This is a predicted structure of a 129-nucleotide RNA (FMN riboswitch aptamer (RFN element)) from Ornithinimicrobium murale.
RNA sequence: CACGCGCUCCGGGGUCGGUGUAAUUCCGAACCGGCGGUGACAGUCCGCGACCCGACCGCAGCCAGCGGCCGGCUGACUCGGUGAAACUCCGGGACCGACGGUGAAAGUCCGGACGGGAGGCAGCGCGCA
Numbered sequence: 001c002a003c004g005c006g007c008u009c010c011g012g013g014g015u016c017g018g019u020g021u022a023a024u025u026c027c028g029a030a031c032c033g034g035c036g037g038u039g040a041c042a043g044u045c046c047g048c049g050a051c052c053c054g055a056c057c058g059c060a061g062c063c064a065g066c067g068g069c070c071g072g073c074u075g076a077c078u079c080g081g082u083g084a085a086a087c088u089c090c091g092g093g094a095c096c097g098a099c100g101g102u103g104a105a106a107g108u109c110c111g112g113a114c115g116g117g118a119g120g121c122a123g124c125g126c127g128c129a
Stems, first nucleotide, its partner, number of pairs: 003127006009120002015029004030108002032097002034048004043095002052072003056068004077093005099111003
């Protein structure tokens, strides 16, 4: 150095116009892309996280609720080029986006969330050799 454990810190982006009594929700145009992996860089490959559902455990115990853990659910791509290698790069054309709310239907507004979080070649401590 690497590895293991603990603590701390960090850890999601994006709008204008039109119609209308009313819409950042409709229509038109635009914009955005968490984490790890992968022969070379990924919203669309493999896997993970968030949201949602359920069992069990704990707190509470009338219920509601909160926390832990396990399981389930979990969107979307093709063509051409370069190359040793790319569904990842370059060029063309497509596609996708939890739940609740709303004067009118939401990836972009508001809210749960000053939350959680995959994880981090971020820092510190201890251990090990």